[in-house]
RNA sequence: GGGCUUGUAGUUUAACUGGUAAAACAACGGUCUCCAAAACCGUAGUUCUCAGUUCGAGUCUGGGCAAGCCUGCCA
Numbered sequence: 001g002g003g004c005u006u007g008u009a010g011u012u013u014a015a016c017u018g019g020u021a022a023a024a025c026a027a028c029g030g031u032c033u034c035c036a037a038a039a040c041c042g043u044a045g046u047u048c049u050c051a052g053u054u055c056g057a058g059u060c061u062g063g064g065c066a067a068g069c070c071u072g073c074c075a
Base pairs, nucleotide, nucleotide: 001071002070003069004068005067006066007065010025011024012023013022019055027043028042029041030040031039048064049063050062051061052060
């Protein structure tokens, strides 16, 4: 140089063939407690980026960026 895979919340991962983005942990607030922890209740927070297709994109297509793996002159 070339090929393949992946990118979703602070972290780990769902969303199975396009149809209102979710869980656990973490964070924050509350209940409880003499205080704290645990437990329970609640709140906020997310699709790497730019385009395209579509009524509708996390999902399909193309470019870019990042990470991982393979390859060693083959296109």
Molecule: transfer RNA
Organism: Candidatus Dojkabacteria bacterium